[in-house]
RNA sequence: UGUCGGUCCCUCCGCGACGCUAGUCUGCAAAUCCCGCCAGGCCCGGAAGGGAGCAACGGUAGCGGAUGAUGCGGGUGCCGGAGUGUGGCUGGCAGGG
Repeated sequence: UGUCGGUCCCUCCGCGACGCUAGUCUGCAAAUCCCGCCAGGCCCGGAAGGGAGCAACGGUAGCGGAUGAUGCGGGUGCCGGAGUGUGGCUGGCAGGG
């Protein structure tokens, strides 16, 4: 100097772990004045009947718990594969001075 490797770094892919979220299940639930249905009471009416509507009840927004991806994420990994370099370290071989 050339050449062939190993390893690290770098890039990509896969897998895993972790985190987040959708979804699912579930509890509370308008202590601000959401929706439905509205006993009683109230109002209109001579009556029949009608009206607004509190509580209760049923829901919803919302708040929490469980689970949790096939979705998303990265200063993720003693993981696997591939690629690449005028890169770092290192080994073999060949040649030259």